Predicted 3D model of a 103-nucleotide RNA (SAM riboswitch aptamer (S box leader)) from a Deltaproteobacteria bacterium. Its Rfam family is "SAM riboswitch aptamer (S box leader)". About the family: The SAM riboswitch is found upstream of a number of genes which code for proteins involved in methionine or cysteine biosynthesis in Gram-positive bacteria. The sequence was found by an Rfam model in a public genome assembly. Taxonomically the source falls in Myxococcia (Bacteria, Pseudomonadati, Myxococcota).
RNA sequence: AUAGCAUCGAGAGUGACGUGAGAGAACUGGCUCGCUGACCGUCACGGCAACCUCGUCUAGCCACCAAGGUGCCAAAGCCAGCCCAACAAAGGGACGAUGCGGC
Numbered sequence: 001a002u003a004g005c006a007u008c009g010a011g012a013g014u015g016a017c018g019u020g021a022g023a024g025a026a027c028u029g030g031c032u033c034g035c036u037g038a039c040c041g042u043c044a045c046g047g048c049a050a051c052c053u054c055g056u057c058u059a060g061c062c063a064c065c066a067a068g069g070u071g072c073c074a075a076a077g078c079c080a081g082c083c084c085a086a087c088a089a090a091g092g093g094a095c096g097a098u099g100c101g102g103c
Stems, first nucleotide, its partner, number of pairs: 002102001004100005013045006022033003027081004046073003051069003055064002057060001077095001082092002
């Protein structure tokens, strides 16, 4: 950089320091968070989950474990937008995120 595959309504965060007005991927609309300092960065400690590795045995409607590698810890990926649909709901798609992974 990028085929492919899987998952995305569950779950889990506080503190210190720095910065200072925006932030929730992008655009539009809505909604929410934010000077009682959000978002972001660093550090510390903690947690969730179980994709990969390790390990276990009774060997599974794809178990258990949680040591290691990622990831994640406001709100459904915050919601909608496109298709379907009278409207809506439900479903699908696009885009995106994460993991595995061929070259």
The prediction has a mean pLDDT of 83.